[in-house]
Small-subunit ribosomal RNA, 5' domain from an uncultured prokaryote, 522 nucleotides, folded computationally.
Context: one part of a larger RNA
RNA sequence: GAUUGAACGCUGGCGGUAUGCUUAACACAUGCAAGUCGAACGGUAACAGGCAAAGCUUGCUUUGCGCUGACGAGUGGCGGACGGGGGAGUAACGCGGAGGAAUCUGCCUUAUAGUGGGGGAUAGCCCGGAGAAAUCCGGAUUAAUACCGCAUACGCCCUACGGGGGAAAGCUGGGGAUCUUCGGACCUGGCGCUAUUGGAUGAGCCUGCGUUAGAUUAGCUUGUUGGUGGGGUAAUGGCCUACCAAGGCAACGAUCUAUAGCUGGUCUGAGAGGACGAUCAGCCACACUGGGACUGAGACACGGGCCAGACUCCUACGGGAGGCAGCAGUAGGGAAUAUUGGGCAAUGGGCGAAAGCCUGACCCAGCCAUGCCGCGUGAAGGAUGAAGGCCUUCUGGGUUGUAAACUUCUUUUAUACAGGAAGAAAAAGGUCAUGCGUGACCAAUUGACGGUACUGUAUGAAUAAGCACCGGCUAACUCCGUGCCAGCAGCCGCGGUAAUACGGAGGGUGCAAGCGUUGUCC
Numbered sequence: 001g002a003u004u005g006a007a008c009g010c011u012g013g014c015g016g017u018a019u020g021c022u023u024a025a026c027a028c029a030u031g032c033a034a035g036u037c038g039a040a041c042g043g044u045a046a047c048a049g050g051c052a053a054a055g056c057u058u059g060c061u062u063u064g065c066g067c068u069g070a071c072g073a074g075u076g077g078c079g080g081a082c083g084g085g086g087g088a089g090u091a092a093c094g095c096g097g098a099g100g101a102a103u104c105u106g107c108c109u110u111a112u113a114g115u116g117g118g119g120g121a122u123a124g125c126c127c128g129g130a131g132a133a134a135u136c137c138g139g140a141u142u143a144a145u146a147c148c149g150c151a152u153a154c155g156c157c158c159u160a161c162g163g164g165g166g167a168a169a170g171c172u173g174g175g176g177a178u179c180u181u182c183g184g185a186c187c188u189g190g191c192g193c194u195a196u197u198g199g200a201u202g203a204g205c206c207u208g209c210g211u212u213a214g215a216u217u218a219g220c221u222u223g224u225u226g227g228u229g230g231g232g233u234a235a236u237g238g239c240c241u242a243c244c245a246a247g248g249c250a251a252c253g254a255u256c257u258a259u260a261g262c263u264g265g266u267c268u269g270a271g272a273g274g275a276c277g278a279u280c281a282g283c284c285a286c287a288c289u290g291g292g293a294c295u296g297a298g299a300c301a302c303g304g305g306c307c308a309g310a311c312u313c314c315u316a317c318g319g320g321a322g323g324c325a326g327c328a329g330u331a332g333g334g335a336a337u338a339u340u341g342g343g344c345a346a347u348g349g350g351c352g353a354a355a356g357c358c359u360g361a362c363c364c365a366g367c368c369a370u371g372c373c374g375c376g377u378g379a380a381g382g383a384u385g386a387a388g389g390c391c392u393u394c395u396g397g398g399u400u401g402u403a404a405a406c407u408u409c410u411u412u413u414a415u416a417c418a419g420g421a422a423g424a425a426a427a428a429g430g431u432c433a434u435g436c437g438u439g440a441c442c443a444a445u446u447g448a449c450g451g452u453a454c455u456g457u458a459u460g461a462a463u464a465a466g467c468a469c470c471g472g473c474u475a476a477c478u479c480c481g482u483g484c485c486a487g488c489a490g491c492c493g494c495g496g497u498a499a500u501a502c503g504g505a506g507g508g509u510g511c512a513a514g515c516g517u518u519g520u521c522c
Stems, first nucleotide, its partner, number of pairs: 001522001004519001006518005013375006020367001021333001027330002030328003035078003040075002043071002047069003050065007085286001087284001094211003098207003103203002108199002111196005116150001118148002126139005156165003170191006178185002212258003219249003224246008261283004265276004288309004311322004339365001341364003347361001348359004378409004388400005414459006423449001429442005466511005471492003477506005487494002
């Protein structure tokens, strides 16, 4: 000199933009952060409508009926493995870049074949019971795209090549004739379902290389190293097991200890390099601590379940409930870090045929000079060189200083008023084309931010400057006070009676809505 997620002191006008618990992976009150589908299902707790009945105050009330819109709880499907968080652990195939073979992959997509015929349950509802509660038990009854057989098998799997095995589910829009038990059958379109196939995407696994410090850590290892048989996995493999062999690693640093998430990158530097790994992006590991699994295409699962532990809460003392390293917020720790805000309008995600619902992701707003960038605090003229201050060689002079006053001008900003966006084009609807998928056109609706940005008009210099330094390094000097005191100080060093070095004043220098100090790294 440059840097910063900074802090502290003094000061502080505006806008844009970005960042904002680096410490206790400490403990958490409260609210919200993952639901959705009635076009899978039985149904009807609430709301609204309709129909019926009763009552009367004659337009209301009550009751009944799932009939309709809808829909609590429930069965079922898909999603809760994404998105969001912090970095504890990890020196490792964890990460980086380069390869590999023995694998799986929901939704999406290519292609082929199918979607026939049956069955028994169960939640809910009802009845009864236990319990303070959480919740649980028994009986009766019921549906499905829930569950289980049968049939069939292009391709699929196993095979000793003889053979053997294995599937499905319906829902909905429209409809002329025919049949009809008047429910439908049937035809047609869409969405599904089953099997197989190729792809895409995602994931698992293996290998060589690179990846901090310590030898005041020198030996480490028994499933250890390899083989065979078996098991297990989607898959290779001591991954596991039985037997056999005695190997394997290490001074090119094994083992142990300490520290640490890794990378793209960031800062600095001419570069080589050094330091760091906030925000943003990729990967990893974690979710009160430890362990083990279930479901599922995918988890050994942050807001799922089980066990143990610590802690907190409820309790009728028998027993139960909980997990902010999600967004806000609280306590604590700390030098130190924000609102218990608005909206799903946009982008994206989940579910749904769609309307739509959900979304503390996200988009916005709020707070902080925390950083960066921009603007302003006026401009031109103006000598009697005013007054005042300070200095002085003192009837004088110098300096502050064109500075002020004063004259003329402007209005960024401010205040008031007026106008006022872009971000929104789609989906849904209609028309046309098209075998379908889809495409084209038409008109309509939708904005949290926000009456914001921006623009115009009016008013009037009006609303707006500080901080540090002035001995040398280092730009900038005098007076007074003090008297090795009080104090200063980054280094050299100042201060003991004329201190440009302490404190004040005047003046000056440097930066400027900031300026200094401290920490930090190059």